[in-house]
Context: one part of a larger RNA
RNA sequence: UUGGGCGUAAAGCGCAUGUAGGUUGUUAAUUAAGUUUAAAUUGAAAUCCUAAGGCCUAACCUUAGAAAGCGUUUAAAUACUGAUUAACUAGAGUCCCAUAGAGGAUAGUGGAAUUUCUUGUGUAGAGUUAAAAUUCGUAGAUACUAGAAGGAAGACCGAAAGCCGAGGCAACUAUCUAGGUGGUGACUGACACUGAUAUGCGAAAGCAUGGGGAGCAAACAGGAUUAGAUACCCUGGUAGUCCAUGCCGUGAACGAUGAAUGUUAGAUGUUGGAAUCAUUCGGCAUCAAAAGCUAACGCCUUAAACAUUCCGCCUGGGGAGUACGGUCGCAAGAUUAAAACUC
Numbered sequence: 001u002u003g004g005g006c007g008u009a010a011a012g013c014g015c016a017u018g019u020a021g022g023u024u025g026u027u028a029a030u031u032a033a034g035u036u037u038a039a040a041u042u043g044a045a046a047u048c049c050u051a052a053g054g055c056c057u058a059a060c061c062u063u064a065g066a067a068a069g070c071g072u073u074u075a076a077a078u079a080c081u082g083a084u085u086a087a088c089u090a091g092a093g094u095c096c097c098a099u100a101g102a103g104g105a106u107a108g109u110g111g112a113a114u115u116u117c118u119u120g121u122g123u124a125g126a127g128u129u130a131a132a133a134u135u136c137g138u139a140g141a142u143a144c145u146a147g148a149a150g151g152a153a154g155a156c157c158g159a160a161a162g163c164c165g166a167g168g169c170a171a172c173u174a175u176c177u178a179g180g181u182g183g184u185g186a187c188u189g190a191c192a193c194u195g196a197u198a199u200g201c202g203a204a205a206g207c208a209u210g211g212g213g214a215g216c217a218a219a220c221a222g223g224a225u226u227a228g229a230u231a232c233c234c235u236g237g238u239a240g241u242c243c244a245u246g247c248c249g250u251g252a253a254c255g256a257u258g259a260a261u262g263u264u265a266g267a268u269g270u271u272g273g274a275a276u277c278a279u280u281c282g283g284c285a286u287c288a289a290a291a292g293c294u295a296a297c298g299c300c301u302u303a304a305a306c307a308u309u310c311c312g313c314c315u316g317g318g319g320a321g322u323a324c325g326g327u328c329g330c331a332a333g334a335u336u337a338a339a340a341c342u343c
Base pairs, nucleotide, nucleotide: 004314005313006312007297008296012311014201015200016199017198021194022193023192025088026087027086028085029084030083031082033081034080035077036076037075038074039073040072041071049065050064051063052062053061054060091191092188093187094186095185096183097182098181099180103177104176105175106174107173108172109171115149116148117147118146120144121143125136126135162169163168206247207246208245209244210243211242215241216240220236221235222234223233258310259309260308261307262306263305266287267286268285269284270283271282272281273280274279292299293298316343317342318341325336326335327334328333
């Protein structure tokens, strides 16, 4: 390489947009490039195969025949693929009318709670723990009361709920904005699917600059525990967590399950519509199971079933997602990615 695979054994890029490329609905006509058939040519001899013969036999040798890929030329066929032309509407899309949602961005508003400060009441403890101590408190703490400041997060509703391409998204209001779904008719007429390279988005932590800093809290300090305790527990506490701008580009980025299309019993909930109270259509979510699949576990209309197209990836364990080199990055590092050796 072929073959075989990728939920859990090695293996689906974190996700999308989309270039090249690959693949591609229905009908008719033309063409004849692929395709198919026939003929010619080429295919040295030997070898291989078949038959006959010659050495005593065999190996071996001789003679005859057959076979042979790639290609070239000519003629024919037109089912399929391709090309050209013409048409269609079932894929795809546009318009119109409805509609649900924590989808995104910006600005503003409000309440509960923690903390701090101020006022008042009040007095000896408070706090913490398995138990304590460190800690706070007669310079008046804790508790209660009134007020102020500031930051962060959004109780209940709340749900197997909803939305988003993934990451993710939750107080309320306004503005701007993206996508989805249903209904009905009209329109375009294959405009589609996938997608190497590329581009964009991408939790947390981390980095840069400037703000902010209530609570929490790596590091750090102290108190305990312990043989020790660089921990678990306690008292403190700085980066950070928050905002703006820029970088980083990773994750058990998981459904460990790539995207798209079609086919194959159901049940429940939810949402929108049509109907009208019988139901039905479309979307979403969930459940247990038939056939089938699977090594088993299990999956089963949201497939891991039956099929098609395209992309990515795997090829014994370790060495190693490492070294070297390249690219990217301020750095941390990321990405691409071996070999010796060893079992």

Predicted 3D model of a 343-nucleotide part of an RNA (small-subunit ribosomal RNA, central domain) from a protist metagenome. The RNAcentral record of the full RNA draws on SILVA. Its mean pLDDT, the model's own confidence on a scale to 100, is 84.